Context: one part of a larger RNA
RNA sequence: CGCAGGAUACUUGAGGGGAGUUCUCCUUAGUACGAGAGGACCGGGAGGAACGCACCGCUAGUGUUCCGGUUGUGGCGCCAGCCGCACCGCCGGGUAGCUAUGUGCGGAAGGGAUAACCGCUGAAAGCAUAUAAGCGGGAAGCCCACCCCAAGAUCAGGUAUCCCUGGGCCGUAAGGCCCCUGAAGGCCCCUCGAAGACUACGAGGUUGAUAGGCCGGGUGUGGACGCACAGCAAUGUGUGAAGCUAACCGGUACUAAUCGGCCGUGAGG
Numbered sequence: 001c002g003c004a005g006g007a008u009a010c011u012u013g014a015g016g017g018g019a020g021u022u023c024u025c026c027u028u029a030g031u032a033c034g035a036g037a038g039g040a041c042c043g044g045g046a047g048g049a050a051c052g053c054a055c056c057g058c059u060a061g062u063g064u065u066c067c068g069g070u071u072g073u074g075g076c077g078c079c080a081g082c083c084g085c086a087c088c089g090c091c092g093g094g095u096a097g098c099u100a101u102g103u104g105c106g107g108a109a110g111g112g113a114u115a116a117c118c119g120c121u122g123a124a125a126g127c128a129u130a131u132a133a134g135c136g137g138g139a140a141g142c143c144c145a146c147c148c149c150a151a152g153a154u155c156a157g158g159u160a161u162c163c164c165u166g167g168g169c170c171g172u173a174a175g176g177c178c179c180c181u182g183a184a185g186g187c188c189c190c191u192c193g194a195a196g197a198c199u200a201c202g203a204g205g206u207u208g209a210u211a212g213g214c215c216g217g218g219u220g221u222g223g224a225c226g227c228a229c230a231g232c233a234a235u236g237u238g239u240g241a242a243g244c245u246a247a248c249c250g251g252u253a254c255u256a257a258u259c260g261g262c263c264g265u266g267a268g269g
C1' cells in the first nucleotide's frame, strides 16, 4: 500500500514445511517343513539403539547477585568485629534461570490409489491366454491421516461484536474549500516480562499488584554478633535449627507507571 466504511476478537485451510529409521528377546512352537542337522510364515507381547520435540519434579552441571571456611597483605586508632586487593585470591556448598548426562513423549495404527509381482472371468484365435472389454490382491515408496506455518490464497475467504446518521459555499459532474464534529479503536509516553539484537510480541498504567521496596513463606548455607561459662591458651559449650539468605511463591499502594498528546471520522465508488 492492497483486500471498496472503520475497528476488535475468533477462525476456515488453498498451499507449504516437519516427521518417516532400526535391532534383540519372549510367545505361538521345537509346531508347519525336513531322513536328520536345522527350523519358519501369520499373529500376540516385552525391552533397546540412534534421531526428534518438550521439560527441570528426580539425577547431574553451571550459578563472578546467596551462605560458610581459609592464606597473604592493606585499611577502619588498638582488641574484637568487618571491609578492599590477590583469577570470584583459594576452597566447600548452592536458589532462580539456562541445561544433559536426567525425565516425558514421538515414528504408529488406519483409509485410498498404485510399482514389480500374483490372480479371477475372458475373447480376438471353438483351444490356450491375468487383458483386448471387465474385476481383484499387492510396498519402508505415493495421496490422506499425525505435528507446525498459513487469506499478499490480489479468486486477498468466514463468523461474532463494536463505532460513525452535522452545516455552508463553489462546480454540469467528478470533486474542492470553510465551520462544527473526532466515534469504535489504535499509537505515543511510562512500569515491566520465562518476549526480545533493534523492532516485534505479551502483561500493566491509580477503577492499579506492572516493577522496586516492605511483610510472610520457601530455598540455600550450617550454628551469627554480643555476652556468659570451661580452659594457661589454641579452642570448646550455652544462649540458639542461630544468623544471613539472589533471580522463587504469596500478600501489601510505601515508591514509580503523573498530567497528557497524536492518529483515526461524520453511514461508506
Base pairs, nucleotide, nucleotide: 001152005163006162007161008160009159010158011157015149016148017147018146021049022048023047024046025045026044027043033038051106052105053104054103055102059100060099061098062097066093067092068091069090070089071086072085073084074083075082076081110144111143112142117137118136119135120134164268166179167178168177169176170175180266185263186262187261188260189205190204191203192202193201210256211255212254213252214251215250216249217248220244221243226239227238228237229236230235
A computed fold for a 269-nucleotide part of an RNA from a Candidatus Binatia bacterium, annotated as large-subunit ribosomal RNA, domain VI. The sequence was found in a public genome assembly. The source organism's lineage runs through Bacteria, Bacteria candidate phyla, Candidatus Binatota and Binatia (SeqCode).